RNAcentral holds the sequence, with entries from ENA. This is a predicted structure of a 265-nucleotide RNA (Bacterial large signal recognition particle RNA) from a Lachnospiraceae bacterium. The source organism's lineage runs through Bacteria, Bacillati, Bacillota, Lachnospirales and Lachnospiraceae. Rfam family: Bacterial large signal recognition particle RNA. The family's RNA type in Rfam is non-coding RNA gene. Model confidence (mean pLDDT): 76 of 100. Of the family's consensus pairs, 88% are formed in the model. It is recorded under the gene name ffs.
[in-house]
RNA sequence: UCGUGCAGCCGGGGGAAUAGCGGAGCCCUGUACCUGCAAUCCGCUACAGCAGGGGUGAUGUCGACCAAGAGGGCAGAAGUCAGGUGAGCUGCCCGUCUGAGGAUGCGUUGAAGUCCGGGUCUCAUGCAAUGGAGCGCUGUGAACCGUGUCAGGUCGGGAACGAAGCAGCACUAAGCGGUUGACUUCAUGUGACAUGAGGGUGCCUGGGCUGAGCAAAUGCAGACGGUAACGUCAUCGAGAGGGACGUUCGAAGGGAGACGCACGA
Numbered sequence: 001u002c003g004u005g006c007a008g009c010c011g012g013g014g015g016a017a018u019a020g021c022g023g024a025g026c027c028c029u030g031u032a033c034c035u036g037c038a039a040u041c042c043g044c045u046a047c048a049g050c051a052g053g054g055g056u057g058a059u060g061u062c063g064a065c066c067a068a069g070a071g072g073g074c075a076g077a078a079g080u081c082a083g084g085u086g087a088g089c090u091g092c093c094c095g096u097c098u099g100a101g102g103a104u105g106c107g108u109u110g111a112a113g114u115c116c117g118g119g120u121c122u123c124a125u126g127c128a129a130u131g132g133a134g135c136g137c138u139g140u141g142a143a144c145c146g147u148g149u150c151a152g153g154u155c156g157g158g159a160a161c162g163a164a165g166c167a168g169c170a171c172u173a174a175g176c177g178g179u180u181g182a183c184u185u186c187a188u189g190u191g192a193c194a195u196g197a198g199g200g201u202g203c204c205u206g207g208g209c210u211g212a213g214c215a216a217a218u219g220c221a222g223a224c225g226g227u228a229a230c231g232u233c234a235u236c237g238a239g240a241g242g243g244a245c246g247u248u249c250g251a252a253g254g255g256a257g258a259c260g261c262a263c264g265a
Base pairs, nucleotide, nucleotide: 001265002264003263004262005261006260008056009055010054011029012028013027014026019045020044021043022042023041033053034052035051036050037049060259061258062257065255066254071249072248073247074246080240081239083236084235085234086233087232089231091230093226094225095224096223097222098221099220104215105214106213113209114208115207116206117205118204119203120202121198122197123196124195125194126193127191128190129188130187131186132185133184134183135181136179137178138177139176140175146171147170148169149168154163155162156161
């Protein structure tokens, strides 16, 4: 160096699951033999799919090597959003007051101010009105138990006469009415009323002095108060969403290194 055979290799990784490993499906890498088996399952045990067939051996293969870093796991920070709670906070909204005055109006036929009155208001008294009661006047009003007179009749008496007394008539009490009253008294959701006192500056109004301003919508400015719907602020925030820092596994591609055993010629 060649031949035959063997060992090795013909993809890897994440996640899930499992005592652990591998296998389907999912994801990454990116091209990498075939057939059969299996997911509420199959095969295996650190040399960790099994069975059968095929291929390959330096453009390749290997690993506790170096660097790299697709992608995944753990970790859910800050800030954000939904939502909860609270705060009146130079926001928004509402109310009150003040200021300036610019709409508009009033004002030398006198504004604002000041002084003196009157009315409106309250109380008392009076008057009037209305109503009730009383008084007065008047009508009516008692089978008997009211009065007077009491026919007839009754009783007593020898008689004269006396007594009681029904009906009728007259009168009257209580009661029931009427009343146009110079009457009394009480009351009032009463009054174009009178007198007196009080109160007040809100409104109306008269007069005196003085002589030029006054009122004020909307908007503006300021002060005070309210309001948790909105905005804002504070706090909570298990929910939604979010992977920054970190940690872990780690494919392709890159670098350095290594590449066997037996037999025969």